The prediction has a mean pLDDT of 77. The RNA shown here (Bacterial RNase P class A) has 377 nucleotides and comes from Leucobacter sp. UT-8R-CII-1-4.
RNA sequence: ACGGGUCGGCGGGCGGUCGCGUCGCGGCACUAAGGUGCACGCGCCGAGGAACGUCCGGGCUGCACAGAGGAGAACGGUGGGUAACACCCACCCGGGGCAACCCGCGAGAAAGUGCAACAGAGAGUAGACCGCCAGCAUUGGCUUGCCAACGCUGGUAAGGGUGAAAGGGUGGUGUAAGAGACCACCGGCGCCUGUGGUGACAUGGGCGGCCAGGUAAACCUCGUUCGCAGCAAGGCCAGACAGAAGACGAUGACGCUCCUCGCCGAGUCUUCGGGUGGGCUGCUAGAACCUGUCGGCAACGGCAGGUCGAGAGAGAUGACCGUCACUGAUUCGCUUGCGAAUUGGGACAGAACCCGGCGUACAGCCGGCCCGUUUCC
Numbered sequence: 001a002c003g004g005g006u007c008g009g010c011g012g013g014c015g016g017u018c019g020c021g022u023c024g025c026g027g028c029a030c031u032a033a034g035g036u037g038c039a040c041g042c043g044c045c046g047a048g049g050a051a052c053g054u055c056c057g058g059g060c061u062g063c064a065c066a067g068a069g070g071a072g073a074a075c076g077g078u079g080g081g082u083a084a085c086a087c088c089c090a091c092c093c094g095g096g097g098c099a100a101c102c103c104g105c106g107a108g109a110a111a112g113u114g115c116a117a118c119a120g121a122g123a124g125u126a127g128a129c130c131g132c133c134a135g136c137a138u139u140g141g142c143u144u145g146c147c148a149a150c151g152c153u154g155g156u157a158a159g160g161g162u163g164a165a166a167g168g169g170u171g172g173u174g175u176a177a178g179a180g181a182c183c184a185c186c187g188g189c190g191c192c193u194g195u196g197g198u199g200a201c202a203u204g205g206g207c208g209g210c211c212a213g214g215u216a217a218a219c220c221u222c223g224u225u226c227g228c229a230g231c232a233a234g235g236c237c238a239g240a241c242a243g244a245a246g247a248c249g250a251u252g253a254c255g256c257u258c259c260u261c262g263c264c265g266a267g268u269c270u271u272c273g274g275g276u277g278g279g280c281u282g283c284u285a286g287a288a289c290c291u292g293u294c295g296g297c298a299a300c301g302g303c304a305g306g307u308c309g310a311g312a313g314a315g316a317u318g319a320c321c322g323u324c325a326c327u328g329a330u331u332c333g334c335u336u337g338c339g340a341a342u343u344g345g346g347a348c349a350g351a352a353c354c355c356g357g358c359g360u361a362c363a364g365c366c367g368g369c370c371c372g373u374u375u376c377c
Base pairs, nucleotide, nucleotide: 001373002372003371004370005369006368007367008366009365010364012324013323014322015321016320017319018318020046021045023043024042025041026040027038028037029036030035048348052359053358055357056356057355058354059353060230061229062228063227072226073225074224075223076222077091078090079089080088081087092106093104094103095102096101107221108220112219113218114215115214129160130159131156132155133154134153135152136151138149139148140147141146142145168186169185170184171183172182173181187211189208190207191206192205193204194203195202196201234281235280236279237278243272244271245270246269247268248267288307289306290305291304292303293302294301295300326345327344328343329342330341331340332339333338334337
């Protein structure tokens, strides 16, 4: 220099004009007052890295606090982090890459059941289509007991062929031809065991039977975790209205379903009909953020200091101008990579109870570290 990997950051700045929303102050109007209203004025403040999807996990609130089992759901290498998680960090194993590094929804397929298109003889109790070998029959040839062709009956998983996948691999012994039938080595599996590691696991030794295909985001098995509902939760105030039918209920309704246990002590549920659809609260200071320091490989945690002015009525934060910065194109100038002029460009998207994650979208820009190739010193 070029190519690549990974981690992190930014998401225009300043000024002006107009506009929008909450709040405060003022003005005006109404009211007995408290207050209420306003197309009025001034002032402060007013979205994001994802505010998004609402996919996980928590806080908070209600179900009277709850318990055991079943059913149901989620998760699945090991160790750690965390309020918790399906998230994060480190490591292990397997796969990819020369490497930095990346990827895996990483338990169990010798407990059982199921499934596998097309092709193929055969797809899991393996399987004779071609081939190979033996026997028999027929025909033909001749060197007259052999060869060839075709057929039948058997043997055979070495070779061919089909397939994503054909029931260990290589070599030998053996055989009519073959075959873990037997042997050696290798691979893999089971059991016993040494060493290292907290552990997943790694690496050795011994014995064993010739070997056990894939699929669990198929049923299933094992282990761990999980009550249900959600701010339209819930609480308070004001106002309006009209109830009816059915089911169950002190022999126990209701409590997510079933059962047990047990609580409470009288209503509960469904359908139809009627009324209202106003105000306050919950509501934003929090497992918060920033800086420093200490512990830790890290995720993260402890301590100290500092910072924090959206919180809504179905829902406000935008537009234009100037200037600076960034950047595309064209032209000109030269000091050949800079300067000037003109003209363009700036995304994805918008809080609604609050946090932690994940996933997805995104014009453009910046930085750290690492790897490979090449060149120079």
Taxonomically the source falls in Leucobacter (Bacteria, Actinomycetes, Micrococcales, Microbacteriaceae).